[in-house]
Context: one part of a larger RNA
């Protein structure tokens, strides 16, 4: 993994809603007892109880009323009548209460055969080494002291077997082993090892102490038991077909991933035009915008300036100055969410008509789900006007939604899938080839493979194309090519020099010109020398500033689907503009079903014609299939179940024909009862 089989809303009672029955101002029996059956049992007696026929008040109490009250006011709850007993279903409560699951706790027992200690009794430690004390003999002393040689045989004494323990590495790791193998390794007469027999026990033991160890369990052993603890958690919960269809706000909560209420749903039932678009009419408002010589705060330049600092002058007064600050009034500009003389567009509120009736709305009543959302566009906070961030508000979507466009892609864009068709028209998006449909028309840009085909900025460029603006131009531009480009004078100062050309100064003058600057820029140590400004010749038809618009350029930088979705395009790229096709579960069309109102009217309800059928949570509604009881009426050894082929039919769950298997029980229709449907729970058992 896969097959077969078991597996999860039950059951009992207690009140509530709906539906079916009785019966009705009343409904109805318990326990019993009696007959009669022998399946649970039928019938009958039995009115004890319960509910309901009257309320209201805290009571007393009154009573179609009562209570409050001073009250004959005012309110407050009644009063004008339906309900009771069963059944069956929804949902609630006690109860394990849909199924599986804890870690825990608490009882009463069972363990010290493995382990830690400790008592009792016993047994074990090759071999070597080292040589305390204390004694003997010398030497010594006045006598001790001390010296030195034997001798001696002490030690939590050294080495190093068994034994014991476990440092490092290696292997092993579905091991040879739920802790082991090999080599080094530590103790090895000691707080040593070992064996046998006692002993301590679960909030206690024991512990040279790790929270260790107490039967492969241990920060509280195991067994069983309370028990099916609880679990606001996680997983799973089984056939089918139709109709409707949500939420992921708000308030509160020892609340936050639960939950109560309200919204939103769906189902009955009342109610009827009240929803909801449109028109008209009338209001409320202080956004967006503006605006601030209208106020509240901010505010840039400039002028005019009152005072005020400073300086001068003065014996005081007066008086002049100003690189300071400056109220204030004028020009010129500008800004505020918590300014405001102003000021919409939408939305909002009531009113009247209109349209909608196959289509909303409200209101009671049953039964819910949801209460982690997310994504987009507009309007804002907050954040860096960051985020696939966050928090609101308004829509739309996905969630619950399938199609077709976006290569591919939950929420982009185009459209809402009842079911069929080798039929039609189109949306968005597309038309060279992959690829259906234009290698289609006009005009105009690009030359960069810019682009199609991710997004890209200051900025910089005689790239093209257009628009416009000013200026020069046959009296001859504008670029080249010739020729000139002069003199006072090396202008004064500087300075070592300083002669257009380090640097400084200026009525940068005047002359002579066609025209030439007291000099555009190269040199020189200064000079020279080239140059250009201007000017004349030649030439002969436009040239040239500025400001914009289009489209190109360069800024242009990431790591194997490289690449535009591929090939590849000069269009098959961009602008504008036209005609055709192509495209989808959309629109028409043909054929079918279904649900809903037409449907009045107690029941049935045709046919056409309308209009609906996307759907998770959720509601409601019809139905299939198993296994049992009863009734009826049936099938079968001329062959039931049961397995195999597979054949018809139904919208589906199913359901049926003939045929072989197969060998004794089984369907059918109406009633009923339920251990009543499995793909999942890391489900359970077999099997493969």
């Nucleotide at each position: 993994u896969c097959c077969u089989a078991c597996g999860a809303g039950u059951u009992a009672c207690c009140g509530u809603c709906a539906c079916u029955g009785g019966c009705g101002a009343g409904g109805u029996u318990g326990a019993g007892u009696g007959u009669c059956a022998u399946g649970a049992g039928a019938c009958a007696c039995g009115u004890a109880g319960c509910c309901g026929c009257a309320g209201u008040g805290a009571a007393a109490g009154c009573g179609a009323g009562c209570c409050u009250g001073a009250a004959c006011a005012g309110g407050g709850c009644g009063c004008a009548c339906a309900g009771u007993c069963a059944g069956u279903g929804g949902g609630g409560g006690u109860a394990g209460a849909c199924g599986c699951g804890a870690a825990a706790c608490c009882a009463a027992g069972u363990g010290a055969u493995c382990u830690a200690c400790a008592c009792u009794u016993g047994g074990c430690c090759a071999g070597g080494a080292u040589g305390a004390a204390g004694u003997c003999c010398c030497g010594g002393u006045a006598a001790c002291a001390c010296g030195g040689g034997a001798u001696g045989g002490a030690g939590g004494u050294c080495c190093g077997c068994a034994c014991c323990a476990a440092u490092a590495a290696g292997c092993g790791u579905u091991g040879a082993a739920a802790a082991g193998c090999u080599u080094c390794u530590g103790g090895a007469u000691g707080a040593g090892c070992c064996g046998a027999g006692u002993g301590u026990a679960g909030g206690a033991g024991u512990g040279a102490a790790a929270g260790g160890c107490c039967a492969a369990u241990c920060a509280a052993a195991c067994u069983u038991g309370g028990a099916g603890a609880u679990a606001g958690c996680u997983c799973g919960u089984a056939c089918u077909c139709c109709c409707c269809g949500a939420a992921a706000g708000g308030c509160a909560u020892u609340u936050a991933g639960g939950u109560g209420c309200c919204g939103c749903g769906u189902c009955g039932g009342a109610u009827g035009g009240u929803c909801a678009c449109c028109g008209u009419g009338a209001g409320a408002g202080g956004u967006a915008g503006a605006g601030c010589g209208a106020c509240c705060g901010a505010u840039a330049g400039g002028a005019c300036a009152a005072g005020a600092g400073g300086g001068c002058u003065u014996c005081a007064c007066c008086g002049c100055c100003u690189a300071u600050c400056g109220a204030g009034u004028c020009c010129u500009g500008a800004c505020g969410a918590a300014c405001u003389c102003c000021g919409a567009a939408u939305g909002c509120u009531c009113a009247c008509g209109g349209u909608c009736u196959g289509c909303a709305g409200u209101c009671c009543g049953g039964c819910a789900g949801u209460a982690a959302g997310g994504g987009g566009g507009c309007g804002g906070g907050u954040g860096c006007u960051a985020a696939g961030g966050u928090c609101c508000g308004u829509c739309c979507c996905c969630g619950a939604g399938a199609g077709g466009a976006g290569a591919a892609g939950a929420a982009u864009c185009c459209a809402g899938a009842c079911c069929g068709c080798c039929g039609u028209c189109u949306a968005a998006g597309g038309u060279c080839c992959c690829g259906g449909a234009g290698u289609u028309c006009u005009g105009c840009c690009u030359g960069a493979g810019u682009u199609a085909g991710u997004c890209u900025a200051a900025c910089g460029a005689a790239g093209u194309c257009u628009g416009g603006u000013c200026c020069c131009u046959a009296u001859g531009a504008c670029a080249g090519c010739u020729a000139g480009g002069a003199u006072g004078u090396u202008g004064g100062c500087u300075u070592g020099g300083a002669a257009g050309c380090a640097g400084c100064c200026a009525u940068u003058c005047a002359u002579u010109c066609a025209a030439a600057g007291a000099g555009u820029g190269c040199g020189u140590a200064a000079c020279a020398g080239c140059u250009c400004a201007c000017u004349a010749g030649u030439c002969g038809a436009g040239g040239g500033u500025c400001c914009g618009g289009g489209c190109a350029u360069g800024g242009a930088u990431a790591a194997u689907a490289a690449u535009c979705g591929g090939g590849u395009a000069u269009a098959a790229g961009g602008c504008a503009g036209a005609c055709a096709c192509c495209g989808a579960a959309g629109g028409c069309g043909c054929g079918g079903g279904a649900u809903a109102g037409c449907a009045a009217u107690u029941a049935u309800a045709a046919a056409a014609g309308u209009a609906u059928c996307g759907g998770u949570a959720g509601g409601g509604g019809a139905g299939c299939a198993u296994a049992c009881u009863c009734a009826c009426a049936g099938c079968g050894u001329c062959g039931a179940a049961u397995g195999g082929u597979g054949u018809a039919c139904g919208u589906a769950a199913g359901u049926u024909a003939u045929c072989c298997u197969g060998g004794a029980g089984c369907g059918g229709u109406g009633a009923g009862u339920a251990a009543a449907g499995c793909a999942a729970a890391u489900g359970u058992a077999g099997g493969a």
Overview:
Large-subunit ribosomal RNA, domain II from a Candidatus Saccharimonadota bacterium, 688 nucleotides, folded computationally. The prediction has a mean pLDDT of 82. Lineage of the source: Bacteria > Bacteria candidate phyla > Candidatus Saccharimonadota. It was read from a public genome assembly.